[in-house]
The RNA shown here (Bacterial RNase P class A) has 416 nucleotides and comes from Terricaulis sp.
C1' cells in the first nucleotide's frame, strides 16, 4: 500500500447588535390584572436540549386504587451455563451449533419415546417408504451374414448366428433421474448382480477415567447400529408475572342538584342506655381475572341517566445524578477518595442578523512530481453544510444520521 472486522469520539468554532425563558440579588414592603386564590412588571447577573430528545418496544422510580396470605387454573412473558444490576426480554463472561480464509458475525439454544398436526409440486417412493431408468440370472422370439441338403439354378429347408434387439419370470437398491430433503459417508472384501451381508475409519447410539463452578469437554471401551425434519406449529416441562398511570395525583378559590331511575339484600340472640343510639356473637349480601382453604373489612351493593367545576398554585428536578483519580474483577460492574449542581416551558423559552475563521464537493491552478499527457490545497472562483427539539424521571432495546477523527485486529501483495 489494498481489502475487511470490531469499537470509541465528534457532529462546527469566535465576536458584534436586537431579542425569549428560569435562579439569585436590587428597585420597592412601588405600579398593575382578577371575584377570589393567585399572577403581571424594570436593572444586575447566571444558567438554558439530543445522541439519538425519535419510537412507545421492555424494566423501574414515584402517584392513587385494589383487602391480605397460601394452593390452583386462565392469560401474558422469559428459555444453554455462570455472574452484573433497583430490576428487566437488557449487558458482561463462557459453553453447543451454524456461517466465514481469518479476525468476526448469527443464535425464540429445554422436550420430538405425552399426544395431535405438517413436509405443495416433482417423484417409484416423503417414515418402519420404494422400482422410473438401469445392472444380474433364466426361458423365449428373430436380422445380417455363414454352412448344409434339395431343387425349377435362384428358390426353398435345416443348422450356426442370438448383438450394444425384443418380450416374459426372478434377483437388486450399489450407479442415474425427481427433489429443500430419500431410511448413514468412504474405502475395500465378497456377489451371477448387488446390500452394513462383512471388515477398517468416520457417522450415529450406550457406558464413560479425568477436567471445569456449570453449561459442557474427553482418553478409552461395547454395539452393525437407522421410525427423517418442522415445536419462530399447536402443545408438553421449568421458572416470572395485582391495576391504571403526570391527562397519575395533592392543595387553593369559586359554582352546583347531599340529584333521579332500577335490581339484589337489609336476619337472629345478648349486654349498655330514659331515649337517640352504641358493643358483642352467629348466618346472609359484597370486597381478588376464576375457584379453594385461612383470617380481614363493610352494612349497603351493582347498574343506567343527569348537574356543576374547565381559575390559579404544586406535583417539576439533589437524582438507583455526573466528573476525575486509586483498589478489585478477564468483563459487565463495585467501591474508596475528592469536586460539580449542568432546562424546567405551559400553545408551549434557548431566535434573529452581520462578519470572520473551519469542515465537505467542483472547477482552475504555483512549487513540485512525472513518459507526450497527467497528478497537483500555496492561491483563487462557486456550492453545500445530516439525522433532528426536553413536557415527571431514570436504566435499556430499536430506527434515522452528510461529514471528520481516533485506537485494536484479520487477510492479501511489495520491500527490508
Nucleotide at each position: 500500500u489494498c481489502a475487511g472486522u470490531c469499537g470509541g469520539c465528534u457532529g462546527g468554532a469566535c465576536g458584534g447588535c436586537c431579542g425569549c425563558g428560569g435562579g439569585c440579588g436590587c428597585u420597592a414592603u412601588g405600579c398593575u390584572g382578577g371575584a377570589a386564590a393567585c399572577g403581571g412588571u424594570g436593572c444586575g447577573u447566571u444558567c438554558g436540549a439530543g445522541g439519538a430528545a425519535a419510537g412507545u418496544c421492555c424494566g423501574g422510580g414515584c402517584u392513587c386504587c385494589a383487602c391480605g396470605c397460601a394452593g390452583a387454573u386462565a392469560c401474558g412473558g422469559c428459555g444453554g451455563c455462570g455472574g452484573g444490576u433497583a430490576a428487566c426480554g437488557c449487558c458482561c463472561g463462557c459453553c453447543g451449533a451454524a456461517a466465514g480464509u481469518g479476525a468476526u458475525u448469527u443464535u425464540a439454544g429445554g422436550g420430538a419415546u405425552a399426544g395431535c398436526g405438517c413436509c405443495a409440486c416433482a417423484g417409484a417412493g416423503a417414515a418402519c417408504a420404494g422400482a422410473c431408468c438401469g445392472c444380474c440370472c433364466c426361458g423365449g422370439a428373430c436380422a445380417a451374414a455363414c454352412u448344409u441338403c434339395g431343387c425349377u439354378u435362384g428358390c426353398g429347408a435345416a443348422g450356426u448366428g442370438c448383438g450394444a434387439u425384443c418380450c416374459g419370470g426372478g434377483g437388486u437398491a450399489a450407479g442415474g433421474g425427481u427433489g429443500a430433503a430419500a431410511c448413514g459417508g468412504u474405502g475395500g472384501u465378497g456377489u451371477a448382480a448387488g446390500a452394513g451381508a462383512c471388515c477398517a475409519c468416520c457417522g450415529c447410539g450406550c457406558c464413560g477415567a479425568c477436567c471445569g463452578u456449570a453449561a459442557g469437554g474427553a482418553a478409552g471401551g461395547c454395539g452393525g447400529c437407522a421410525c427423517g425434519g418442522c415445536a419462530a406449529g399447536c402443545c408438553c416441562c421449568g421458572c416470572c408475572g395485582g391495576g391504571a398511570g403526570c391527562a397519575a395525583g395533592a392543595c387553593c378559590g369559586a359554582a352546583u342538584a347531599g340529584g333521579a331511575a332500577c335490581a339484589c339484600a337489609u336476619g337472629a340472640a345478648g349486654g349498655c342506655g330514659c331515649a337517640a343510639g352504641u358493643c358483642u356473637u352467629c348466618g346472609g349480601g359484597c370486597c381478588c381475572a376464576u375457584c379453594u382453604g385461612c383470617g380481614g373489612g363493610u352494612u349497603g351493593u351493582g347498574u343506567u341517566c343527569g348537574g356543576g367545576u374547565u381559575g390559579g398554585u404544586c406535583g417539576c428536578g439533589a437524582g438507583a445524578a455526573c466528573c476525575a483519580u486509586g483498589c478489585g474483577g478477564c468483563g459487565a460492574c463495585g467501591u474508596a477518595u475528592g469536586g460539580u449542581c449542568c432546562a424546567g416551558a405551559g400553545g408551549a423559552a434557548u431566535g434573529g442578523u452581520c462578519g470572520u475563521c473551519a469542515c465537505c464537493c467542483u472547477c482552475c491552478g504555483a512549487a513540485g512530481c512525472c513518459u507526450c499527457g497527467g497528478c497537483g490545497a500555496a492561491g483563487g472562483a462557486g456550492g453545500g453544510a445530516a439525522c433532528a427539539g426536553a413536557a415527571c424521571c431514570c436504566g435499556g432495546c430499536u430506527u434515522a444520521u452528510a461529514g471528520g477523527c481516533c485506537g485494536a485486529c484479520u487477510g492479501a501483495c511489495a520491500u527490508u
Record summary:
Rfam family: Bacterial RNase P class A. The family's RNA type in Rfam is ribozyme. It is recorded under the gene name rnpB.